[in-house]
Context: one part of a larger RNA
RNA sequence: GCCGGCGAGUUACCGUUUGUGGCAAGGUUAAGCACUUAAGGUGCGGAGCCGUAGCGAAAGCGAGUCUUAAUAGGGCGAAUUAGUCGCAGGUGGUAGACGCGAAGCCAGGUGAUCUACCCAUGGCCAGGUGGAAGGGGAUGUAAAAAUCCCUGGACGACCGAACCCACUAACGUUGAAAAGUUAGGGGAUGAGCUGUGGGGAGGAGUAAAAGUCUAACCAAACCUGGAGAUAUCUCGUUCUCUCCGAAAUAGCUUUAGGGCUAGCCUUGAGCCACUACGCACCGGGGGUAGAGAUACUGAAUCGGGUUGGGGGUCUUCCCAGACUACCCUCCUGAACCAAACUCCGAAUACCGGUGCGACUAUCUCAGGAGUCAGUCCGUGAGGGAUAAGCUUCACGGACGAGAGGGAAACAACCCAGACCACCUGCUAAGGCCCCGAAGUUGGGCUUAGUCACUAAGGAAGUUGAAUUGCCGAGACAGCCAGGAUGUUGGCUUAGAAGCAGCCAUCAUUUAAAAAGUGCGUAACAGCUUACUGGCCGAGCAGUUCUGCGCCGAUAAUGAACGGGAGUAAGCCCGACGCCGAAGCAGUGGAUUGAAAGUGGUCAGUUAUCAGUUAUCAGUUGUCAAUUAUCAGUCCUUGAUCGUGGGACUGAAAACUGACAACUGAAAACUGAUAACUGAUUGCUGACAAUGGUAGGAGAGCGCUGAAGACCAGAUACGAGCCGUACCGUGAGGAGCGGUGUUGGGGUCUUCAGGUGAUUAUGCCGGA
Numbered sequence: 001g002c003c004g005g006c007g008a009g010u011u012a013c014c015g016u017u018u019g020u021g022g023c024a025a026g027g028u029u030a031a032g033c034a035c036u037u038a039a040g041g042u043g044c045g046g047a048g049c050c051g052u053a054g055c056g057a058a059a060g061c062g063a064g065u066c067u068u069a070a071u072a073g074g075g076c077g078a079a080u081u082a083g084u085c086g087c088a089g090g091u092g093g094u095a096g097a098c099g100c101g102a103a104g105c106c107a108g109g110u111g112a113u114c115u116a117c118c119c120a121u122g123g124c125c126a127g128g129u130g131g132a133a134g135g136g137g138a139u140g141u142a143a144a145a146a147u148c149c150c151u152g153g154a155c156g157a158c159c160g161a162a163c164c165c166a167c168u169a170a171c172g173u174u175g176a177a178a179a180g181u182u183a184g185g186g187g188a189u190g191a192g193c194u195g196u197g198g199g200g201a202g203g204a205g206u207a208a209a210a211g212u213c214u215a216a217c218c219a220a221a222c223c224u225g226g227a228g229a230u231a232u233c234u235c236g237u238u239c240u241c242u243c244c245g246a247a248a249u250a251g252c253u254u255u256a257g258g259g260c261u262a263g264c265c266u267u268g269a270g271c272c273a274c275u276a277c278g279c280a281c282c283g284g285g286g287g288u289a290g291a292g293a294u295a296c297u298g299a300a301u302c303g304g305g306u307u308g309g310g311g312g313u314c315u316u317c318c319c320a321g322a323c324u325a326c327c328c329u330c331c332u333g334a335a336c337c338a339a340a341c342u343c344c345g346a347a348u349a350c351c352g353g354u355g356c357g358a359c360u361a362u363c364u365c366a367g368g369a370g371u372c373a374g375u376c377c378g379u380g381a382g383g384g385a386u387a388a389g390c391u392u393c394a395c396g397g398a399c400g401a402g403a404g405g406g407a408a409a410c411a412a413c414c415c416a417g418a419c420c421a422c423c424u425g426c427u428a429a430g431g432c433c434c435c436g437a438a439g440u441u442g443g444g445c446u447u448a449g450u451c452a453c454u455a456a457g458g459a460a461g462u463u464g465a466a467u468u469g470c471c472g473a474g475a476c477a478g479c480c481a482g483g484a485u486g487u488u489g490g491c492u493u494a495g496a497a498g499c500a501g502c503c504a505u506c507a508u509u510u511a512a513a514a515a516g517u518g519c520g521u522a523a524c525a526g527c528u529u530a531c532u533g534g535c536c537g538a539g540c541a542g543u544u545c546u547g548c549g550c551c552g553a554u555a556a557u558g559a560a561c562g563g564g565a566g567u568a569a570g571c572c573c574g575a576c577g578c579c580g581a582a583g584c585a586g587u588g589g590a591u592u593g594a595a596a597g598u599g600g601u602c603a604g605u606u607a608u609c610a611g612u613u614a615u616c617a618g619u620u621g622u623c624a625a626u627u628a629u630c631a632g633u634c635c636u637u638g639a640u641c642g643u644g645g646g647a648c649u650g651a652a653a654a655c656u657g658a659c660a661a662c663u664g665a666a667a668a669c670u671g672a673u674a675a676c677u678g679a680u681u682g683c684u685g686a687c688a689a690u691g692g693u694a695g696g697a698g699a700g701c702g703c704u705g706a707a708g709a710c711c712a713g714a715u716a717c718g719a720g721c722c723g724u725a726c727c728g729u730g731a732g733g734a735g736c737g738g739u740g741u742u743g744g745g746g747u748c749u750u751c752a753g754g755u756g757a758u759u760a761u762g763c764c765g766g767a
Base pairs, nucleotide, nucleotide: 002766003765004764005763006762011095012094013093014092015091016090017089018088019087020086021085022084023083026050027049028048032044033043034042035041054061055060064076065075066074067073098236099235101233105226106225107224108223109222110221117199118198119197120196121195122194123193124192125190127159128158129157130155134151135150136149137148138147139146163187164186165185167184168183169182170181171180202218204214205213239700240699241698242697243696244695249262250261251260252259253258263371264370265368266367267366268365269364270363275361276360277357278356279355280354281353282352283351284350290344291342292341297338298337301334302333303332304331305330308328309327310326311324312323313322314321374399375398376397377396378395379394380393381392382391383390404415405414406413419589420588421587422586424585425584426583430579431578432577433564434563435562439576440575441574442573443572444571445570451566457551458550461548462547464545465544466543467542468541469540470539478535479534480533481532482531484508485507486506489503490502491501514529518527519526590690591689592688593687596684597683598682599681600680601679602678603677604676605675606674607673608672609671610670611669612668613667615665616664617663618662619661620660621659622658623657624656629651630650631649632648633647634646635645636644701756703753704752705751706750707749708748709747710746711745720739721738722737723736724735726733727732
């Protein structure tokens, strides 16, 4: 590495937001208590919390309040009312908070059986050699010193085993061995080696000191715990399909490979306004490109003139002059430069207005992000060397995140944006001799295999054009002939005779001929040219521009058409065809959006009809109460009657009230029908769209378990496993056959989650 299994956004609480459900100016219970069948619940409990009112630091006041001396102004509010409690989803916070991973820090313990040092007590060191001090004797001396012989046995002495060490080499280096073996090497009476017992330890010990050693890795041991330390870092993060789809920028940052806010993406809601966007026209401001130079600031070349100043030379008693290829300044002519010059001055871009267009978007609010390493190409610039596959900006494109065709191969170039299928057609870039699909023709050019790498520079290569001179009174080239005389010009020189050099460069004879173009000689001579005649017979010579070629052309494995080949099958200008892509078209299919059509349901409005309800007005009837009035009883004033007053009881027209019926009015409610509007949903559906990383949104598949409903099954059924040509857009799902000897399964709906792995130098097991 391979195969199998395990393996990573969870849970609690508090916020926020979306969906959904209950109730609603309200909503809701917590602890606790009671009851209870299956322990799942049911009821009570209003304490509390949020909302219904705000303002102020507060006292406090209150649709206001605070500030203030204020009634001013201003701030925050009201006027503009929806919340709350569950459940589910997104997301934030606090918690280990997606998973694995440090080096480290701290605490408490365990270790000196390894090793370093120390203490106590023991042990060991074959054999051999040298021969210190001291001692004795002899010699020697006045006595010594000293010398010789013997003795003696010192020594971090010598040689060398045991023992200890580890200098060299080879081997070993998945070893025999996590430090060794073999052969040599060093010490080997000493600061020696060694046994046993003991001592002191982790910021501590021990250390003849190497940061050495402290139980096989020590600049701070090991074990356990804090502890799931922390990790702006690296890696990994598991099924499918559909819709949309970025960024690599700005500002700030002990910030620069991190973060926050904005920008750009997505989802929902609002807004429906010629707001954004495009085009046309109109109106604007500008100081770029360009251009310019008595229009400024600067830069700057060549002439002419000469004003003023200075220098130099000459002249001069002084004054005054002359000259000047010197310097500065001035006048003038011509040519000329600038990012930080402008007398000027575009195209575009930008702003405003109007009109038109548009399968587009803008804008506001709310939920969720990702992005902050960009790259190449074209254009305009800065840096650099008008170097870089360089670097920094601006505008645009592509890649990023984009397949397909072309460029041989080739992210960023050219063409073109992939929903799926087709043994259909048309095209783009690019091609059409063969590899390789498709080609013929017309006119030129090239001879270099140029084509099929490059420059300065070089050249009677060749095409076309222009221009100048000579030319049948004979050019140009060639051939034949002449090319003379004064004169060897003068000077110089040894010589200088056309031809070392200097000066002059005349004249004559001529068809023509230099006081000489080159070679040559010591100097002459000689050859030759200019120049002239003849022969010949038609173009010759130069310059400029231009097309295509030639040289220049040199590097390390073999590479400069992709190869074969090609004289076009190269190059230029044409003509008419064809090939050629996942582009466009055709046919069929899928999904999404959607004009429109057609149904269902609900709500609202309007109209009509029907019913119901109560109200108001009028009429009639009944009842009740009260009053005028009448009757009766009692009380009171007064001596009594009468009169007056009061109370109670009964009757009672009008009026009032209630009830019932009828009529009328307007209204409300209910139901039905119709029309319209809105919401939602089903079907049909023109047409359009469907590349996609980070990321947002949506819809599904599968696994385990729970609840409910249902289902198969007795020589059967079923899980699992094996095989299989079936179905589905996919995750996936059947059916059938075999196996399976006793395990319990399957379908639908709902719910819960330790739910999906090619990758974490992952973990465990296996070959």
A computed fold for a 767-nucleotide part of an RNA from a Planctomycetota bacterium, annotated as large-subunit ribosomal RNA, domain II. The sequence was found in a public genome assembly. Rfam family: Bacterial large subunit ribosomal RNA.